This is a predicted structure of a 111-nucleotide RNA (Glycine riboswitch aptamer) from a Betaproteobacteria bacterium. NCBI's taxonomy places the organism under Bacteria, Pseudomonadati, Pseudomonadota, Betaproteobacteria. Model confidence (mean pLDDT): 77 of 100. The sequence was found by an Rfam model in a public genome assembly.

RNA sequence: UUUACGCCGUCUGGAGAGUUGCCAUUUAGUUCGUGGCACGCCGAAGGAGCAAGUGCACGCCAACUAAGGGCUUGCGCGAAUCUCUCAGGUACCGAGGACAGGGGGAGCGGC
Numbered sequence: 001u002u003u004a005c006g007c008c009g010u011c012u013g014g015a016g017a018g019u020u021g022c023c024a025u026u027u028a029g030u031u032c033g034u035g036g037c038a039c040g041c042c043g044a045a046g047g048a049g050c051a052a053g054u055g056c057a058c059g060c061c062a063a064c065u066a067a068g069g070g071c072u073u074g075c076g077c078g079a080a081u082c083u084c085u086c087a088g089g090u091a092c093c094g095a096g097g098a099c100a101g102g103g104g105g106a107g108c109g110g111c
Stems, first nucleotide, its partner, number of pairs: 001110001007105002010102004018039001020038006040090003046086001047084003053077005059071003
């Protein structure tokens, strides 16, 4: 000095997919709500997978010390708003919500 990238708090914005069926609960009865089961559907809590590239190892080819290359295979590292759909979600409301913006906070880094 602390502006950048991250971290913590807060405010704001923020999509998708079933007004599905049956049963139970409640009620005089129905609806709503809640719970369970079943069949669909969604991807933007979380989670999982990997491409280029790259590291190492065996083997083969080439080269020859200002040399350190190339190829096959195997095992690692390796991103997401891609993929999976475990979890979660699935009328409206509400909640959640990757991500983005605003205001702050603590410190680190850099010079």